The prediction has a mean pLDDT of 81. The RNA shown here (transfer RNA) has 73 nucleotides and comes from a Bacteroidaceae bacterium. Rfam family: tRNA. The family's RNA type in Rfam is transfer RNA. The organism belongs to Bacteroidaceae, within Bacteria. The sequence was found in a public genome assembly.
């Protein structure tokens, strides 16, 4: 500097052809146990990396910028 790929809960990730976000882990609570782990139940937590723009509606299309990652000179 040119070209690709990522970016969603505390982590790891899904998310189809645009219709209003889940899933394991983890976290809090109960149950059970003499306790403790394991197990079972529930619950809480995300304006989807920032702006913008399309469209009745964006996590998904489109443009800039940020960061990580990989190729090319």
């Nucleotide at each position: 500097g040119c070209c690709g790929a990522a970016u969603u809960g505390g982590c790891u990730c899904a998310g189809c052809u645009g219709g209003u976000a889940g899933a394991g882990c983890a976290a809090u609570u109960c149950a059970u146990u003499c306790g403790u782990a394991a197990u079972g139940a529930a619950u809480a937590g995300g304006u989807c990396g920032g702006g913008g723009g399309u469209u009745c509606g964006a996590g998904u299309c489109c443009c800039c910028c940020a960061u990580u990652c990989g190729g090319c000179u």